[in-house]
RNA sequence: UCCCGGAUCGUCUAACGGUAGGACAAACGGUUUUGGUCCGUUGAAUGAGGGUUCGAUUCCUUCUCCGGGAG
Numbered sequence: 001u002c003c004c005g006g007a008u009c010g011u012c013u014a015a016c017g018g019u020a021g022g023a024c025a026a027a028c029g030g031u032u033u034u035g036g037u038c039c040g041u042u043g044a045a046u047g048a049g050g051g052u053u054c055g056a057u058u059c060c061u062u063c064u065c066c067g068g069g070a071g
Stems, first nucleotide, its partner, number of pairs: 001070007010024004018054001026042005047063005
């Protein structure tokens, strides 16, 4: 330099172009003599810019970062 893949709550992982979900973790509450287990509730995310579209996590494009490969 070129090619391929990836980036979603704190972590892991889903999502035909149509309300961004689940698990663990966290906070609060219940249960318990306390802790743990269990139950309930709550908060929390689409790497950045632009485009297409009535509507974009999803499609297109540029960039950033990460991984792999070629030279």

Record summary:
The RNA shown here (transfer RNA) has 71 nucleotides and comes from Streptomyces bungoensis. NCBI's taxonomy places the organism under Bacteria, Bacillati, Actinomycetota, Streptomycetaceae, Streptomyces. Its Rfam family is "tRNA". It is annotated as a transfer RNA.